[in-house]
Context: one part of a larger RNA
Molecule: large-subunit ribosomal RNA, domain IV
Organism: Bacteriovoracia bacterium
RNA sequence: UUGUGGUUAAGGAACUCUGCAAAAUACUACUGUAACUUCGGAAGAAAGUAGCCCGAUAGUAGGUGUAGGAUCCUCGCGGUCCGAAGCCGAAUUCGGGGGCACAAAAGCGGGGGUAUCGACUGUUUAACAAAAACACAGGGCUCUGCUAACACGUUUAGUGGAAGUAUAGGGCCUGACGCCUGCCCGGUGCUGGAAGGUCAUGAGGAGAGGUCAUAGGCUAGUCCUAGAAGCUUCGAAUCUAAGCCCCAGUAAACGGCGGCCGUAACUAUAACGGUCCUAAGGUAGCGAAAUUCCUUGUCGGGUAAGUUCCGACCUGCACGAAUGGCGUAACGAAUUCCCCACUGUCUCGACCACACACUCA
Numbered sequence: 001u002u003g004u005g006g007u008u009a010a011g012g013a014a015c016u017c018u019g020c021a022a023a024a025u026a027c028u029a030c031u032g033u034a035a036c037u038u039c040g041g042a043a044g045a046a047a048g049u050a051g052c053c054c055g056a057u058a059g060u061a062g063g064u065g066u067a068g069g070a071u072c073c074u075c076g077c078g079g080u081c082c083g084a085a086g087c088c089g090a091a092u093u094c095g096g097g098g099g100c101a102c103a104a105a106a107g108c109g110g111g112g113g114u115a116u117c118g119a120c121u122g123u124u125u126a127a128c129a130a131a132a133a134c135a136c137a138g139g140g141c142u143c144u145g146c147u148a149a150c151a152c153g154u155u156u157a158g159u160g161g162a163a164g165u166a167u168a169g170g171g172c173c174u175g176a177c178g179c180c181u182g183c184c185c186g187g188u189g190c191u192g193g194a195a196g197g198u199c200a201u202g203a204g205g206a207g208a209g210g211u212c213a214u215a216g217g218c219u220a221g222u223c224c225u226a227g228a229a230g231c232u233u234c235g236a237a238u239c240u241a242a243g244c245c246c247c248a249g250u251a252a253a254c255g256g257c258g259g260c261c262g263u264a265a266c267u268a269u270a271a272c273g274g275u276c277c278u279a280a281g282g283u284a285g286c287g288a289a290a291u292u293c294c295u296u297g298u299c300g301g302g303u304a305a306g307u308u309c310c311g312a313c314c315u316g317c318a319c320g321a322a323u324g325g326c327g328u329a330a331c332g333a334a335u336u337c338c339c340c341a342c343u344g345u346c347u348c349g350a351c352c353a354c355a356c357a358c359u360c361a
Base pairs, nucleotide, nucleotide: 002355003354004353005352006351007350008349010347011346014345019342027051028050029049030048031047036041038176052097053096054095055094056093062088063087064086068082069081070080071079072078073076098102110340111339112338113337115335116334117332118331122134123133138174139173140172141171142170143169144168150160151159152158177327178326179325180324182257183256184255187254188253189250190249191248192247193246196245197244198243202239203238207234208233209232210231211230214226215225216224217223218221258276259275260274261273262272285319286316297313298312299311300310301309
C1' cells in the first nucleotide's frame, strides 16, 4: 500500500449513473394519527411522552390451589362452582437516591410525498436478468351429444379425456374492480349455401393403330396390296365427389380505420363548403407518453441554477379501445423525481486495531 473492523473537527449528498455503501431508526406502555378508500384499509401513518434503583402503596388487587364446603348426575379414582393453608404476585400513586448515559449490553422498522407499470399472494432464466415478464381469480370467442371434441400410440389394439356428460371437457385471446369496448366483411381465415363453371378417379367405347388366317399382284422377294376372327395398343362424346371459382354470414377471427382546396366585420383559426379515393376512413378516452423524430417542444411548479421530475397544451414523425382503452384503494427486494432525518459518499483527509504483504533473523 491492500483487506476487514473502529473513531473523526466544521460542513451534511457538495459524492455518484443512482444516497451505491455506511450511518441513522429500532423495544414496551400511553397519547395521537392526514389525503385517499373497494369502508376492509391506509396505520406501527406521521408526530410525541414515560422507562433505572430504594421505601411505601402491598405481600394488597389478582392468579394458582391444599384441607374443606356447595351443587349436579350416568353414583365415579366423576363434572361444575366457592375456597382457610401454601406458592406466585402486579398496576397506580407518593416520597427519596445515583450516574455522562436508566428500552444503560445483545438483539431489534428510517420516515414522508409524486408519478409509471403490474390489481393482489404467488412463479421464473439451477450458475450474470426476479421484472413492467409468466401465472392468477374474473371476462369473451370457439369446438364437443359420448366409441365426445382433443391428445398419445410403428397410427393398430388400446389409453388419457373420465369411472366426467354442455353449470362438463378441449383450444385461443384478455387479465381483480369501476366506466366502457366505436366504424370496416374489400383481402386472408372460418361457418353456411348450392344454380352454374372447372376438375381427380371410375364408368363409357365413337373412332384409330399393331399382329395375322386368307385372297390378289408381279420384277418371284426376308416383296407389294387388301385384310376376317382372335389377341393387343391408344382412345372422342357422355355420366361422375370434395375442393376451387361463385353466393352469403362472421372482427373479444387474422387484420384495417385517407388526401387536396377554399371559407367568418383586424389578424389568426375554420363550426361550413367543394373535390378525389376507399371495405371503412380512428368514435370515447388518453396524449412530447415504457410510444414524440424535430426536442432540452411551449407554458406553469419545484431549485440560486433542473436534458430528469410533476401539472398543462396538442403540431399524435409513428396512442386508441379484450395484440383491450382510460381510471383505480391495497400490494411491490420493480422503476422515476422530491423532502425530512442521518451520516467519511464527498470537501479531504487523518488516526487506531487486526490480517496479508514487506524488511531483518